[in-house]
This is a predicted structure of a 350-nucleotide part of an RNA (small-subunit ribosomal RNA, central domain) from an uncultured bacterium. The RNAcentral record of the full RNA draws on Greengenes.
Context: one part of a larger RNA
């Protein structure tokens, strides 16, 4: 619960596509369903309002009059909404043009580094720490040179930068492919916004089957530290991290800020595109649009702060909150191989 809210107090769904529904641009005409007016039917009595009356008053009671919602009928109004028809181009979309980008998928390929193996040089240490020890090394290590194997990640460029709906995306090349911005005529003619359900995507960890395994590293073992040390430090080290396919569906999935449209001072960076001035040309400078930062006014805010990328001013649609604990738990249902996920209480207690 017809209220007030959701950046940080409880509260924006992780993100998208989209069904129903809700909402919806400009002009003309029809209709008259919503809406508005009138008349009328119905609206039992009691009750309510007004007038009068009866109990000494009042409460209470009696008589008369009046009023009201819903619903129905008829007549009328036509601004707005709906509906039907017609028209339009400012919303939305398509065409064309040059440009930007770690957007996605697949294939190929490069160098540095770590590790391991082989060979050369070479000798007694190396490694590690606060200090050590475990560990490695005369069966020749560490160091250094040459050769080889393999896996994973891409230094500099790199940005306070770019792209993507979000998760996220970074060596280089090729192929396939999505989206956006800008400019430009032409075209369609409201085709739009949101979106309960639904469907899809969704970091890391985890799970299944098969592969792979250099480095790193839960678990585990050992060495230290310590009163103890199931830790922090050190030496090792298995899952895992990587690939293919299939699951899981969570997160401080954050801008802790849902999406759309419109309006409301400025200043200053930066990425993309266009126009102008200028020039042989490239810069510079000025202007416009889109993105992304910082500062700041009005306004807003409990304050912090936000401030044309709003948390300002409005409208439309969705989601969500309603004291703390119990509890994001139990039970039930649905999903999952499992782990568990989603939905979601109560007793009791303060």
């Nucleotide at each position: 619960u017809u209220g007030g809210g959701c950046g940080u107090a409880a509260a924006g769904a992780g993100c998208g596509u989209g069904u129903a529904g809700g909402c919806g641009g400009u002009c003309c005409g029809g209709u008259a369903a919503g809406u508005c007016g009138g008349u009328u039917g119905u609206g039992a009595a009691a009750g309510c309002c007004c007038a009068g009356g009866g109990c000494u008053c009042a409460a209470c009671c009696c008589u008369g009059g009046g009023a009201u919602g819903c619903c129905g009928a008829c007549c009328g109004a036509u601004a707005c909404u709906g509906u039907c028809g017609g028209a339009c181009u400012a919303g939305a979309g398509u065409u064309c043009g040059g440009a930007a980008g770690a957007g996605g998928c697949g294939a190929g390929u490069g160098g540095a580094a770590u590790u391991c193996c082989c060979g050369g040089u070479g000798u007694a240490g190396c490694g590690g720490u606060g200090a050590a020890a475990u560990g490695c090394g005369c069966a020749g290590a560490u160091a250094u040179c040459g050769g080889g194997a393999g896996g994973a990640a891409c230094a500099c460029c790199u940005a306070u930068g770019g792209c993507g709906a979000a998760g996220g995306c970074a060596g280089c090349u090729c192929g396939c492919u999505g989206g956006g911005a800008c400019g430009u005529u032409a075209c369609u003619g409201a085709c739009g916004c949101u979106g309960a359900g639904a469907c899809g995507c969704g970091a890391a960890a985890g799970c299944g089957u098969g592969g792979g395994g250099a480095g790193c590293a839960a678990a585990c073992a050992g060495g230290a530290u310590u009163a103890g040390a199931u830790a922090c430090c050190c030496u090792g080290g298995u899952a895992g991290u990587c690939c293919a396919c299939g699951c899981c569906g969570u997160a401080a999935a954050c801008g802790a800020u849902g999406g759309g449209c419109a309006c409301u001072a400025g200043g200053u960076g930066u990425g993309g595109c266009g126009g102008g001035u200028g020039u042989c040309g490239a810069c510079u400078c000025c202007c416009g649009c889109c993105g992304u930062g910082c500062c700041g006014g009005a306004g807003c805010u409990a304050a912090c702060g936000c401030a044309u990328u709003a948390a300002g001013u409005g409208c439309c649609c969705c989601g969500c909150c309603u004291g703390g604990g119990g509890a994001g738990u139990a039970c039930g249902g649905c999903c999952g191989c499992a782990a568990g996920g989603c939905u979601a209480a109560a007793a009791c207690u303060c």